[in-house]
RNA sequence: CCCUUAGAGUUUGAUCCUGGCUCAGGGUGAACGCUGGCGGCGUGCAUAAGACAUGCAAGUCGAACGGUCUUUUUCGGAAGAUAGUGGCGCACGGGUGAGUAACACGUAACUGACCUACCUAAUAGACGUGAAUAACUUCCUGAAAGGGGAGCUAAUGUGCGAUGAAGUGUAUGGCUGUGGCUGUACAUGAAAGGGUCUUCGGACCGCUAAUAGAUGGGGUUGCGAUCCAUCAGCUAGAUGGUGGGGUAAGAGCCUACCAUGGCAACGACGGAUAGCCGGCCUGAGAGGGUGGCCGGCCACAGGGGCACUGAGACACGGGUCCCACUCCUACGGGAGGCAGCAGUUAGGAAUCUUCCACAAUGGGCGAAAGCCUGAUGGAGCGACGCCGCGUGAGGGAGGAAGGUCUUAGGAUCGUAAACCUCUGAACGAGUGAGAAAAGGCGCCGAAAGGUGAGAUGAUAGUAGCUCGGUAAAAGCACCGGCUAACUCCGUGCCAGCAGCCGCGGUAAUACGGAGGGUGCAAGCGUUACCCGGAAUCACUGGGCGUAAAGGGCGUGUAGGCGGCUAUAUAAGUCUAGUUUUAAAGACCGAGGCUCAACCUCGGGAAUGGACUGGAUACUGUGAAGCUAGACCUCUGGAGAGAGAAUCAGAAUUCCUGGUGUAGCGGUGGAAUGCGUAGAUACCAGGAGGAAAACCGAUGGCGAAGGCAGGUUCUUGGACAGAAGGUGACGCUGAGGCGCGAAAGUGUGGGGAGCAAACCGGAUUAGAUACCCGGGUAGUCCACACCCUAAACGAUGUACGUUGGCCAUAUGCGGGAUGCCGUGUUAGGCGAAGCAAACGCGAUAAACGUACCGCCUGGGAAGUACGGCCGCAAGGUUGAAACUCAAAGGAAUUGACGGGGGCCCGCACAAGCGGUGGAGCAUGUGGUUUAAUUCGAAGCAACGCGAAGAACCUUACCAGGUCUUGACAUCCUAGGAAGCACCUAGAGAUAGGAGUGUGCCCUUCGGGGAACCUAGAGACAGGUGCUGCAUGGCUGUCGUCAGCUCGUGUCGUGAGAUGUUGGGUUAAGUCCCGCAACGAGCGCAACCCUCGCUAAUAGUUGCCAGCACGUAAAGGUGGGCACUCUAGAAGGACUGCCUGAGAAAUCAGGAGGAAGGCGGGGAUGACGUCUAGUCAGCAUGGUCCUUACGACCUGGGCAACACACGUGCUACAAUGAUCAGUACAGAGCGCAGCAAACCCGUGAGGGCAAGCGAAUCGCAAAAAGCUGGUCUCAGUUCAGAUCGGAGUCUGCAACUCGACUCCGUGAAGUUGGAAUCGCUAGUAAUCGUGGGUCAGCAUACCGCGGUGAAUACGUUCCCGGGCCUUGUACACACCGCCCGUCACACCAUGGAAGUGGAAUGCAGCUGAAACCGCCGGGAGCCUAACGGCAGGCGUCUAGGCUGUGGUUCAUGACUGGGGUGAAGUCGUAACAAGGUAACCAAGGG
Repeated sequence: CCCUUAGAGUUUGAUCCUGGCUCAGGGUGAACGCUGGCGGCGUGCAUAAGACAUGCAAGUCGAACGGUCUUUUUCGGAAGAUAGUGGCGCACGGGUGAGUAACACGUAACUGACCUACCUAAUAGACGUGAAUAACUUCCUGAAAGGGGAGCUAAUGUGCGAUGAAGUGUAUGGCUGUGGCUGUACAUGAAAGGGUCUUCGGACCGCUAAUAGAUGGGGUUGCGAUCCAUCAGCUAGAUGGUGGGGUAAGAGCCUACCAUGGCAACGACGGAUAGCCGGCCUGAGAGGGUGGCCGGCCACAGGGGCACUGAGACACGGGUCCCACUCCUACGGGAGGCAGCAGUUAGGAAUCUUCCACAAUGGGCGAAAGCCUGAUGGAGCGACGCCGCGUGAGGGAGGAAGGUCUUAGGAUCGUAAACCUCUGAACGAGUGAGAAAAGGCGCCGAAAGGUGAGAUGAUAGUAGCUCGGUAAAAGCACCGGCUAACUCCGUGCCAGCAGCCGCGGUAAUACGGAGGGUGCAAGCGUUACCCGGAAUCACUGGGCGUAAAGGGCGUGUAGGCGGCUAUAUAAGUCUAGUUUUAAAGACCGAGGCUCAACCUCGGGAAUGGACUGGAUACUGUGAAGCUAGACCUCUGGAGAGAGAAUCAGAAUUCCUGGUGUAGCGGUGGAAUGCGUAGAUACCAGGAGGAAAACCGAUGGCGAAGGCAGGUUCUUGGACAGAAGGUGACGCUGAGGCGCGAAAGUGUGGGGAGCAAACCGGAUUAGAUACCCGGGUAGUCCACACCCUAAACGAUGUACGUUGGCCAUAUGCGGGAUGCCGUGUUAGGCGAAGCAAACGCGAUAAACGUACCGCCUGGGAAGUACGGCCGCAAGGUUGAAACUCAAAGGAAUUGACGGGGGCCCGCACAAGCGGUGGAGCAUGUGGUUUAAUUCGAAGCAACGCGAAGAACCUUACCAGGUCUUGACAUCCUAGGAAGCACCUAGAGAUAGGAGUGUGCCCUUCGGGGAACCUAGAGACAGGUGCUGCAUGGCUGUCGUCAGCUCGUGUCGUGAGAUGUUGGGUUAAGUCCCGCAACGAGCGCAACCCUCGCUAAUAGUUGCCAGCACGUAAAGGUGGGCACUCUAGAAGGACUGCCUGAGAAAUCAGGAGGAAGGCGGGGAUGACGUCUAGUCAGCAUGGUCCUUACGACCUGGGCAACACACGUGCUACAAUGAUCAGUACAGAGCGCAGCAAACCCGUGAGGGCAAGCGAAUCGCAAAAAGCUGGUCUCAGUUCAGAUCGGAGUCUGCAACUCGACUCCGUGAAGUUGGAAUCGCUAGUAAUCGUGGGUCAGCAUACCGCGGUGAAUACGUUCCCGGGCCUUGUACACACCGCCCGUCACACCAUGGAAGUGGAAUGCAGCUGAAACCGCCGGGAGCCUAACGGCAGGCGUCUAGGCUGUGGUUCAUGACUGGGGUGAAGUCGUAACAAGGUAACCAAGGG
């Protein structure tokens, strides 16, 4: 100075936490898709440091030199050009990032160990004298590139001599910071007097030597900056010394000799990757990522060596050699290097013009003009990026047309458009900058410099200005949530979408299209990558009891950390100053392009480094002291602490003997096994091994593992007490070392019991198990290995601090035995605090300190490879590819359990009667069929919808027909409607001929209503589909006792509390208690009915008393007492008594018609079953429309090898049959019930009174009772089936009705496994009525008659309620879930090998070049010095051979792993998961 911290989705039924994945932001040298108006400023091969055609990118100087050529000439000369010699430059500028992990880079220093052309300043000088050579001429040679011989010549080319300060060398002094400065002596030591101009004075440019500066470089050092330890040891010029060489210069830089060092867990060596920095991106910051453009440095120039020249190179457009490649060739030999600018090709997702100019800036040369300059300035191409602008502005409602949606009214696109007015990109014309200042030229001046005139523009006739001038240029993505934005259609787990969660299986805001909307905008999206969010590697700023994570335990090295006091020092630390931290960038403030981007100027900052001064609390260091930490000495008691030796008893087994006889043993039940060769049992004696009852404990000891009979010996540790001693000696502890249960291994013993493996027996679908009988390793001992455990307190070690209560073991002290205090120690409960919660809580998981170990999503996997250890088994260290969006912890509510407790129910039990067997009825499945219409499916479908299919019903099938329709509304025309008839036809229907003329209004023309016919179109119609789009209704759990809410309280929260607890009840019924207090829906009650009573009312009911009366009879008068009828009341409330109890309440009793809910009914909480119903009705959507609609006839729903459900009738004597005889209730009746009478064996028929019903009728009740027959049989049981004859209903009785009579007379003799109903007026049994209905009931709904048995009880089965517990379940146990096998795909390990790459070591060979020697008796040059050619040697790039390790690819076969809607086998885990689970080992 600037800046100031944001979250969301996703694990669950829900919650909190842990934890990963994903998103929103910013960025890019980008690419891709769609689209595209203009301008400015930037930027553009990231891949193949692959290969390159063509052109250009480094020349210049005639004022260094000799020639040559051209032009001109007044013939004197002048001007211009330039091949060669010579000078300077070519080491800059430009490109690229391959290599490089290094003093390469950055930063800060050092160089007394160095160089520096051109430039600047100041000093001194430049004398004499030679020899050559190119060009040129000529000859030879080669295809070419080129080369060679002879001859001539110049210089600022080159040699020698002179002078000579300085410099250099040797010797020797002084100062000083190693080679610095400064003396003396000797030696050595240069030059071009060239060029131009001249006013002849000189001036300028050059030359030589030396000094200083500046600039640029060389070298050295501290510090800094990647990954891998599955790279742990590396090193022979290696580390140092001496001599020599070498360089501009220090140095093992090189060499000879000597010594044996040097580096490394503070990471050597090796491997992988990479140019480094200023900066850039991101971030609040700390950090993380990155190094393109611009700037600094480095490295490289086809790959690899080497030197030459030079001030500077080991040289991009120089040389030389090797290699690879390309080109030319006359085959002999040559030429080449775009990682310069353009451009080509290849590669790639991908990256530009073979442009203009030296006008400016800069560079090279030149005295200069000037020349050169693909540096540079510009233009071109690309939306590649940033910035700016535009695509119009104002008005305009018939809210146009059109699109879309619609509840059909409208809404929306929308002032949007059209239309009117205005402005005026493009385009045209005119004008037109700044960038230009210089140098140069002229003049002045001694010079520095001053001054004057004129010229020079690639961009470009561009920017800008003025005039004219046309409405003229918008897309992309998204719209389920995150995340701003919604509807319709299409599709139908398909097509597709998707960043995560996830959408799509017929009503998709998630796919595709459309309309509309949202966001950005000449762009918008996608992909890739970086930072952020991510506190998700945590320095700032995380964790480890259970989520991932404490090492099995100790000892101890390095390291880290360390008590009190004073002192010295000033390394750390703090502070002040100096210097540096290039510029650009960033930031702040100004300014310039109309703004901005962009550019210019100024300022501060740059947390870092170095130096100097100061401070001294803390840390460090030195030395001195102290005693509180630590340790030692003494005394004492406790203890399964360790090791060795030894001893005793109980029990099992075996052996011997005895007694004794048929079993023993074992299990859920058995069997195998043992036993008459004498077991088991009992007694006695003996042998052997192992283990230690009681004491014994939440007890003690130990570092952990672990330790238990007694005694002895040896030995470790802890603790207490009272004093004394040492004087920080301490804590922790990577590596190291030691210990380390069980199982296992080796050798040798031992072996009673037990017992992997194994063998039998069972169990079972199987049973390689669980159970049983045997049984070997092993278990035991000695020695040696192994080194792992759920080695757990799942809690590292040490120290300090912080409320309490109870209490264990063992010391000490006081008191006196009960108590108190003080240490150590094993536990329990709990405050604060902590924690996601559970919980921990002085033995911390609290608060602090020190050190170590460990973690970073799940799986793959504790696996693979490599290393180390092991005899082996194996241990230790320990990945990746690939795959998933979770995996997980704690707690909550449910559900569930072959968990627990309590309690109900015809749930079981106790009983009674059935079903399952027979025949028939009826429903269903199946099969059949043209059709056998459809629905209902465990309980909770199956005598169900259907309270009644011959036609109809009817929805199905065949055939025949209709198409505005059988039915509704509207319109037009005609006609009343209707009634009766004829013909054809199976009928629907078609044709015909009659009758009839109505009602209301009227202006008499007509109009209207109802109905009929015809016509046109809107529409009708559908029992077509979807009950998983719905309403309504219903079933079920269940008439079970539950389900909730408000406020309060508790909990972070889901939630809890209330509603739990103790009692009680049929009941969440009530009482008591309680952080709860209240309330609602349910329970109960109120309602109906039955049971008792009195009052009221008496007809059709009744008849006690009175009267009349009949064969009999409430038949009559009369009456309303009784029965009854039917309205309104009363009655029962644990009210009273006894007992129990706190109460609620319970047990018993009294009274009462009824007693503890008096019996029965109606009444069905919140919800569950995606329960049932679109065919009862209603209804969204969808489909059909001369048919999936409508009508008709006939058929079918009634079929029939079979299976099931529900019933009826039976199987008989408690019966059947015949005769006689008694007693109900509740209903129904006019398209009806029908008496009586007559006919018929009968069903029934005829006639017909009465009754719309307390009046008349149906109507006989039956079982029962009395009497007779039958006598146990397929019957006098049973009645199916069949034959015949009839009756009734109905248009019709064949398919297909009911009933009657006669005949026929089947199965069946009480029903397997299994299973149903019922607790009292019930079951059982008996009849009776009604609805439906023309007719048809064994079904359904009612009614009464007769009228039982049993319930000890709650162990078990089923269902349910409450509490509790476990859970890996939540679609909730019909749950979840594991492993093999089979199939497909994917990545990966092993593998006989195979191929490649880089590399180590060894040997051989070895070009060029430098260096060394020779250069001779010997080639060439020279005036001389000397040089060259040439030869040899060392070294080396490269090549070859051999041999290692590393790495990559591939490999028959093989190993496991992962993934994959519906495969196989089992059921291991989750509940006590049906053998508790888990850990280690053996087997299958």